[in-house]
The part of an RNA shown here (small-subunit ribosomal RNA, central domain) has 350 nucleotides and comes from a Thermomicrobiales bacterium.
Its mean pLDDT, the model's own confidence on a scale to 100, is 89.
Lineage of the source: Bacteria > Pseudomonadati > Thermomicrobiota > Thermomicrobia > Thermomicrobiales.
The sequence was found in a public genome assembly.
Context: one part of a larger RNA
RNA sequence: CUGGGCGUAAAGCGCAUGCAGGCGGCUCAUUACGCAUGGCGUGAAAGCCCCCGGCUCAACCGGGGAGGGUCGUCGUGAACGGGUGAGCUUGAGGGUAUCAGGGGCUGGUGGAAUUCCCGGUGUAGUGGUGAAAUGCGUAGAGAUCGGGAGGAACACCUGUGGCGAAGGCGGCCAGCUGGGAUACACCUGACGCUGAGAUGCGAAGGCGUGGGGAGCGAACGGGAUUAGAUACCCCGGUAGUCCACGCAGUAAACGAUGCACACUAGGCGUGGGAGGACUUGACCCCUUCCGUGCCGGAGCUAACGCGAUAAGUGUGCCGCCUGGGGAGUACGGUCGCAAGACUAAAACUC
Numbered sequence: 001c002u003g004g005g006c007g008u009a010a011a012g013c014g015c016a017u018g019c020a021g022g023c024g025g026c027u028c029a030u031u032a033c034g035c036a037u038g039g040c041g042u043g044a045a046a047g048c049c050c051c052c053g054g055c056u057c058a059a060c061c062g063g064g065g066a067g068g069g070u071c072g073u074c075g076u077g078a079a080c081g082g083g084u085g086a087g088c089u090u091g092a093g094g095g096u097a098u099c100a101g102g103g104g105c106u107g108g109u110g111g112a113a114u115u116c117c118c119g120g121u122g123u124a125g126u127g128g129u130g131a132a133a134u135g136c137g138u139a140g141a142g143a144u145c146g147g148g149a150g151g152a153a154c155a156c157c158u159g160u161g162g163c164g165a166a167g168g169c170g171g172c173c174a175g176c177u178g179g180g181a182u183a184c185a186c187c188u189g190a191c192g193c194u195g196a197g198a199u200g201c202g203a204a205g206g207c208g209u210g211g212g213g214a215g216c217g218a219a220c221g222g223g224a225u226u227a228g229a230u231a232c233c234c235c236g237g238u239a240g241u242c243c244a245c246g247c248a249g250u251a252a253a254c255g256a257u258g259c260a261c262a263c264u265a266g267g268c269g270u271g272g273g274a275g276g277a278c279u280u281g282a283c284c285c286c287u288u289c290c291g292u293g294c295c296g297g298a299g300c301u302a303a304c305g306c307g308a309u310a311a312g313u314g315u316g317c318c319g320c321c322u323g324g325g326g327a328g329u330a331c332g333g334u335c336g337c338a339a340g341a342c343u344a345a346a347a348c349u350c
Stems, first nucleotide, its partner, number of pairs: 004321003007304002012318001014201004021194003025088007033081002035077007049065006091191001092188003095184005103177007110154001115149007125136002162169002206247006215241002220236004258317006266295011299306002323350003332343004
């Protein structure tokens, strides 16, 4: 090198964009770099393998033969791979028309609720729990009515539903903006797939500067419980949670399942589009494309299960695994304000 694997046993990078690289649709012509084939040269000897022989055998030694890969050169071949030229439209992209959507960003705006403040009514409790207590309340609480302030989140609609590459996205309105589906087959004519590095995005928590702060609430204080209770329960409560800008870059970042393409029984839902048929009809029905679910056949699988949204059958490319612990640690390096992140061992041990 060849080889076996990656849903749950070790193993898919959190996700994307993309340089290099690898791989690449149909037809014709050409070339002869790869490739195939033939000749010649080279491939030292020894060794390996086969045959014969010499030491009593063997090891050892002598003689002969075969084989092999590599390379060079001269021919030949032209299917396949590559190159060059010409063309094609099914891959890819574009156009036109239609459509759905919590996709993103910015600004505005609405109602319910909690809390606080002011005022009215009103009087002794309230709150909380398994039971209590801490707490709040005669300086008038809780309850109730009216007014006001402020912050955060958007009940119902809500769905096994939608959108997004992932993280994720949900009141309403406007502006700016990304992606997608369907129909036509009008344009370009392979412009493609993947993607080491690289770059960007990336929940929560965390960090920096400034703001904001209703509710909730690490830390912390108190009350309980308990043998103890640095907890679970209760009363409080700071950071934080929110906003702007910057950093950080992790996760059970999960479908624990990389991306793209092709092919391979069915059945039942649901979201979006197109066509048909029938109409009072947006319904129902039939066909079809895209998405999203359930069940299931062949096949696959250690089993569980997967099963056109594959874990089936294949192709291309990337990433990753190689017994458990030590350890995702030490050291070194890179990055970071720090916390730490990324890369990543060994001794030893079972």